Background
Predicted 3D model of a 698-nucleotide part of an RNA (large-subunit ribosomal RNA, domain II) from a bacterium. The coordinates come from a structure-prediction model, not an experiment, and the mean pLDDT is 82. Rfam family: Bacterial large subunit ribosomal RNA. Its family is annotated with ribosome and structural constituent of ribosome in the Gene Ontology.

[in-house]
Context: one part of a larger RNA
RNA sequence: GCCAACGAGUUUAUCUAUGUUGCAGGCUAAGCUGUUAGAACAGUGGAGCCUUAGGGAAACCGAGUGUUAAUAGCGCGAACAUAAUGUAGUCUAGAUAAGACCCGAAGCGAGGUGAGCUUGCCAUGAGCAGGAUGAAGUUUGUCGAAAGAUAGAUGGAGGUCCGAACCGGUGACCCGUGCAAUAGUCUCGGAUGACUUGUGGUAAGGAGUGAAAAGCUAAUCGAACCUCGUAAUAGCUGGUUCUCUCCGAAAUAGCUUUAGGGCUAGCGUUGUGUGUUCCUCUUGGGGGUAGAGCACUGGAAGAUUUCGACAGGGAGCAAUCUCGCGACAUCUAUCAAACUCCGAAUACCAAGAAUUAAAAACACAGCAGUUAGGCUAUGGGGGCGAAGCUCCAUCAGCCAAAAGGGAAACAGCCCAGAUCUCUAAUUAAGGUCCCUAAAUAUACGCUAAGUGCAUAUCAAGGAGGUGAAAUUUCUCUGACAGUGAGGAUGUUGGCUUAGAAGCAGCCAUCAUUUAAAGAAAGCGUAACAGCUCACUCACUAAGAGAUUUCGCACCGAAAAUAAUCGGGGCUAAGCGUAUUACCGAAAUUGAGGACUCUGAAUACCUUCGGGUAUGAAGAGUGGUAGGAGAGUAUUCUAUACAGCGUCGAAGGUAAAGGGGUGACCCAUGCUGGAGCGUAUAGAAGUAAGAAUGUUGGC
Numbered sequence: 001g002c003c004a005a006c007g008a009g010u011u012u013a014u015c016u017a018u019g020u021u022g023c024a025g026g027c028u029a030a031g032c033u034g035u036u037a038g039a040a041c042a043g044u045g046g047a048g049c050c051u052u053a054g055g056g057a058a059a060c061c062g063a064g065u066g067u068u069a070a071u072a073g074c075g076c077g078a079a080c081a082u083a084a085u086g087u088a089g090u091c092u093a094g095a096u097a098a099g100a101c102c103c104g105a106a107g108c109g110a111g112g113u114g115a116g117c118u119u120g121c122c123a124u125g126a127g128c129a130g131g132a133u134g135a136a137g138u139u140u141g142u143c144g145a146a147a148g149a150u151a152g153a154u155g156g157a158g159g160u161c162c163g164a165a166c167c168g169g170u171g172a173c174c175c176g177u178g179c180a181a182u183a184g185u186c187u188c189g190g191a192u193g194a195c196u197u198g199u200g201g202u203a204a205g206g207a208g209u210g211a212a213a214a215g216c217u218a219a220u221c222g223a224a225c226c227u228c229g230u231a232a233u234a235g236c237u238g239g240u241u242c243u244c245u246c247c248g249a250a251a252u253a254g255c256u257u258u259a260g261g262g263c264u265a266g267c268g269u270u271g272u273g274u275g276u277u278c279c280u281c282u283u284g285g286g287g288g289u290a291g292a293g294c295a296c297u298g299g300a301a302g303a304u305u306u307c308g309a310c311a312g313g314g315a316g317c318a319a320u321c322u323c324g325c326g327a328c329a330u331c332u333a334u335c336a337a338a339c340u341c342c343g344a345a346u347a348c349c350a351a352g353a354a355u356u357a358a359a360a361a362c363a364c365a366g367c368a369g370u371u372a373g374g375c376u377a378u379g380g381g382g383g384c385g386a387a388g389c390u391c392c393a394u395c396a397g398c399c400a401a402a403a404g405g406g407a408a409a410c411a412g413c414c415c416a417g418a419u420c421u422c423u424a425a426u427u428a429a430g431g432u433c434c435c436u437a438a439a440u441a442u443a444c445g446c447u448a449a450g451u452g453c454a455u456a457u458c459a460a461g462g463a464g465g466u467g468a469a470a471u472u473u474c475u476c477u478g479a480c481a482g483u484g485a486g487g488a489u490g491u492u493g494g495c496u497u498a499g500a501a502g503c504a505g506c507c508a509u510c511a512u513u514u515a516a517a518g519a520a521a522g523c524g525u526a527a528c529a530g531c532u533c534a535c536u537c538a539c540u541a542a543g544a545g546a547u548u549u550c551g552c553a554c555c556g557a558a559a560a561u562a563a564u565c566g567g568g569g570c571u572a573a574g575c576g577u578a579u580u581a582c583c584g585a586a587a588u589u590g591a592g593g594a595c596u597c598u599g600a601a602u603a604c605c606u607u608c609g610g611g612u613a614u615g616a617a618g619a620g621u622g623g624u625a626g627g628a629g630a631g632u633a634u635u636c637u638a639u640a641c642a643g644c645g646u647c648g649a650a651g652g653u654a655a656a657g658g659g660g661u662g663a664c665c666c667a668u669g670c671u672g673g674a675g676c677g678u679a680u681a682g683a684a685g686u687a688a689g690a691a692u693g694u695u696g697g698c
Stems, first nucleotide, its partner, number of pairs: 001698006011098007019090006025050003031044004054061002064076004101239002104236001108229006119203009128193001130162003133158001137154007166190003171186003205221001207217003242631006252265005266370002268367007276359001277360001280353006291342001292340002297336003301332004306327003312323004373399004377394006404415003419593004424589003430583003433568003439580001441579006452570002461555002465552010482539005488512003493507003518533001521532003594621005601614005632687001634684008643676002651671004657666003
């Protein structure tokens, strides 16, 4: 991991509600008697409980009572009605108390068991190759009066040295489903000592022992182990077993030692009641938002006048002038969530009216779940007008709890809400070259960048890309471009300068001849020279230039696969405008079924309120938590079938038969070898795929 078996809302007591049964006031409890193998059952038992009256804390009063000085007012009642009521039992559902749907702690307490591991201690034993060093002491010589000193010899001390056994465990490797729940190899520390060790004994659980690490106390230690209290508790996690039908949420508010939990309300469902109260429209309201505005409150820009012992800069000898600074006022153009002379659309409130009616609304009662929400759109706060960010709002939409088609893939986007079947039809969004269903459609334009081929994916800026439009200038008295020719003279203007001759620089920038020609727009020279330009003529010939706006393109444009428009690929199969076809969904329609609700009509019954059966017609049938209803299956009990069964029960197995919406039921073959079923009731150890479930097998 798989398979099989087992595995989770139970029981008792009390209460509440719906249904149902008995009685009409209801019911007995314990006990007793009878019966019985025993229980059950029958009788007895009215003690007691509920109801028949409420109000008050109570005394107490009573259809009233409490409050109060009150007879007022007010609260709670009665009055009305009433089998819609009362009471007892019972099914189901829920609550409370209990282990209370099941499994799960770490822990707390009590009583015991442990020192054969390990820690300390006690008693009694044992062990430590070999080598090195050479303390005290002793002795001899020498010196000394002596104390003693010195040299040699002897001697053999030491938590001394090196190093086996032994004890340890430093570093590395190895191992790491191991040889091993701590080992192995090499290396390393101590090795006569605070040494090591055998045997016996002793100290223990809030206690021991500890050269102290909260170490060790039997692979267990910041409180051992075993059993019990004990099914501790768990606002936490996980799991919770058959089917079909109807409806169908919430992720909000208030309070909470509260925030991942609760309680109440909101939203769901079921029942009963009211009977249009709901929704929509019309009319009438109040408002101060969006917008707008500057009339107030403030902000900020420019201009002007006036005032100011007005900081500072500049000019001037100074007076003073000028720039500026501050304040009031006026004008111009403005800004504001906490400004408003104004001011919507929506929304909200009230009244009235109409339509819809198997559709809403409201009240009461039973039962819930929810109180982690998410994205999109719009209006806002925070943030950087960042976030798949965060916090509000909208009775917004969707997901949650919604499948289908589109968006390549893609909870929340677009279309559209799946009762079932159909190899029928029409459409939506979106599409129609191929993958891939349907136009290689039509008409007119644009784009040349593979721009683009849905968006996301781009900016400032640059640019004779290209198309359209507008304004304007020149133009057959010849424009723009091109070609040919000229482009001169006074003069090398004056100054400056080594030089300065159009062209380093400064000043002036005239005049003449002309068709025209600057005291020169540029290149050039040391300076000249030289080459162009402006300007003019001729040739040619019909458009040429400037500015602005718009469309589509270009550059700007750098990331890790050649790496993408989903791909192929496309010059349309791109972009814009218009048109007609077609495709395209579980939508709509068609055909045929199922179920739910409303229900005309018919038949029967009736306590005349109604009920039962069939049922035209109509509407509906996605669904998590959850509410409501109806069924299937398993085991056992009672009764019936004078049921089935060795002429083969249960169980197993094979499937291609039949029935049922389904759980499931029936039939058949083989196997098996002794019990089993159906109907109606009843009672439950009543349904497994999940719980790191338990046990077994593989």